RNA sequence: GGAGCCGGCCAGGCGACCGCGGCGGUGCCGCGCACCGCUGAGGAAAGUCCGGACUCCGCAGGGCAGGACGCUGGGUAACGCCCAGGCGCGGUGACGCGCGGAAAGUGCCACAGAGAGCAGACCGCCGAACGGCCCUCGGACGGGAUCCCUUGGGACCCGGCCGCAGGGAGCGUGGUGAGGGUGAAAGGGUGCGGUAAGAGCGCACCGGCGCCGGCGGUGACGCCGGCGGCCCGGCAAACCCCGUCCGGAGCAAGGCCAAGCAGGCGCGUUCGCAGGCGGCCCGCCGAGCGCCAGGUAGGCCGCACGAGGCCGGUGGCAACACCGGUCCCAGAUAGAUGGUCGCCCCCCGCGCCUCAGGCGCGGGUACAGAAUCCGGCUUACCGGCCGGCUCCCCAC
Numbered sequence: 001g002g003a004g005c006c007g008g009c010c011a012g013g014c015g016a017c018c019g020c021g022g023c024g025g026u027g028c029c030g031c032g033c034a035c036c037g038c039u040g041a042g043g044a045a046a047g048u049c050c051g052g053a054c055u056c057c058g059c060a061g062g063g064c065a066g067g068a069c070g071c072u073g074g075g076u077a078a079c080g081c082c083c084a085g086g087c088g089c090g091g092u093g094a095c096g097c098g099c100g101g102a103a104a105g106u107g108c109c110a111c112a113g114a115g116a117g118c119a120g121a122c123c124g125c126c127g128a129a130c131g132g133c134c135c136u137c138g139g140a141c142g143g144g145a146u147c148c149c150u151u152g153g154g155a156c157c158c159g160g161c162c163g164c165a166g167g168g169a170g171c172g173u174g175g176u177g178a179g180g181g182u183g184a185a186a187g188g189g190u191g192c193g194g195u196a197a198g199a200g201c202g203c204a205c206c207g208g209c210g211c212c213g214g215c216g217g218u219g220a221c222g223c224c225g226g227c228g229g230c231c232c233g234g235c236a237a238a239c240c241c242c243g244u245c246c247g248g249a250g251c252a253a254g255g256c257c258a259a260g261c262a263g264g265c266g267c268g269u270u271c272g273c274a275g276g277c278g279g280c281c282c283g284c285c286g287a288g289c290g291c292c293a294g295g296u297a298g299g300c301c302g303c304a305c306g307a308g309g310c311c312g313g314u315g316g317c318a319a320c321a322c323c324g325g326u327c328c329c330a331g332a333u334a335g336a337u338g339g340u341c342g343c344c345c346c347c348c349g350c351g352c353c354u355c356a357g358g359c360g361c362g363g364g365u366a367c368a369g370a371a372u373c374c375g376g377c378u379u380a381c382c383g384g385c386c387g388g389c390u391c392c393c394c395a396c
Base pairs, nucleotide, nucleotide: 001392002391003390004389005388006387007386008385009384010383012344013343014342015341016340017339018338020040021039022038023037024036025035026034027033028032042367046378047377049376050375051374052373053372054250055249056248057247066246067245068244069243070242071085072084073083074082075081086099087098088097089096090095100241101240105239106238107235108234109233122180123179124176125175126174129173130172131171133168134167135166136165137163138162139161141159142158143157144156146155147154148153149152188206189205190204191203192202193201207231208230209228210227211226212225213224214223215222216221254301255300256299257298263292264291265290266289267288269286308327309326310325311324312323313322314321315320346364347363348362349361350360351359352358353357
């Protein structure tokens, strides 16, 4: 100088004007308004995916069903989170990713391919075994122009048949899992022997697995020795098996106050209103007044001091815990936290001056946004800063 890995942090600043929520104060008798002061989003407030706090309901105890999780040890209120370790995989490395059981059973494995699960014969290789084919050899039999001995044979030729015979071809039944080919995957590797050809078929070495023993470690696990040819594909976010945990609903939880309308009880009947065939009396309904219950609209609480932030110390590798000090830090309810302008900061592009660098013009400045709260995970994000570490190159 270049390329990376890990962790932490920031998320523009200042000023002017306009505007909004909350709290406090002052003024107006008060609703409310005005003024002043203080305060007012995030690293993810998001997705609502896990875990809790809190609230109400349910619950003797046990089991089934169902769901979630899954190496080991620790942390925590709890977790599917975090830390440390183990093993495997990837990377030259810093480092990253993954994690019960597939050797209990069932099931599935697209396309391609002969064959994908008690494997499989497409090409190739083999020809051992059986059947068939060809050649040679041998055997007996049948036939024959020629020759020999001779009235019957022999030589030679031909024909089919036979053979524990020899050879060939590779036609069928077959052998083969070494080689080719297909595939994500074809069921240990190398060598020697062996064989018709081959193959853990046998042997040696290496690797894996299982069992036994010893040592180290809290443990996952590691190391060492011995034995066994045991060599047994993948998927459990398929069913399933083993282990652990789990009651349900959620702040629209839940509680308090409580208009109007309807309701219940009591008083009440006179001046006025209505009904009970016309009049009168009693009675009933009702008006009026008072009280009551549940409870809608609405209001209030829950609801902002908390598994809290910051600083320091102690213990611990760490996550974290404990102790001391210090701080108070949004609370809306259709939902405030905003907008415009100017200057500056940062980044990018172009042009000019130009060694560094400076100037001018133009552009960019993200994702998003509380709603009961907290701990996580995941996802989105213009960019910038800091710390630690790794690899490569160059110079001394």

RNAcentral holds the sequence, with entries from ENA. Bacterial RNase P class A from an Egibacteraceae bacterium, 396 nucleotides, folded computationally. A source record names the gene rnpB. Rfam family: Bacterial RNase P class A. Rfam classes the family as a ribozyme. From the family's description: Ribonuclease P (RNase P) is a ubiquitous endoribonuclease, found in archaea, bacteria and eukarya as well as chloroplasts and mitochondria. The model forms 92% of the base pairs in the Rfam consensus. NCBI's taxonomy places the organism under Bacteria, Bacillati, Nitriliruptoria, Egibacterales, Egibacteraceae.